[in-house]
RNA sequence: GCUGCUGUAGCUCAGUGGUAGAGCAACGCAUUCGUAAUGCGUGGGCCGGGGGUUCAAAUCCCUCCAGCAGCA
Numbered sequence: 001g002c003u004g005c006u007g008u009a010g011c012u013c014a015g016u017g018g019u020a021g022a023g024c025a026a027c028g029c030a031u032u033c034g035u036a037a038u039g040c041g042u043g044g045g046c047c048g049g050g051g052g053u054u055c056a057a058a059u060c061c062c063u064c065c066a067g068c069a070g071c072a
Stems, first nucleotide, its partner, number of pairs: 001071007010024004018055001026042005048064005
């Protein structure tokens, strides 16, 4: 330098055009003499940045950034 993949909650990941979700973690309550475990509940995201298409974009297109892999 070229090609491909990835970027979504604190962490690991779903979501392939129509109101952003799960598990774990955090917090609260219940249970216990207490802790752990367990059960119930709550909060937490403008989806890596910018632009375009569309009535509507995490999703499609362009570009940039970061990481990983391959080729040279």
Transfer RNA from an Alphaproteobacteria bacterium, 72 nucleotides, folded computationally. The coordinates come from a structure-prediction model, not an experiment, and the mean pLDDT is 82. It matches the Rfam family "tRNA". Rfam classes the family as a transfer RNA. The source organism's lineage runs through Bacteria, Pseudomonadati, Pseudomonadota and Alphaproteobacteria.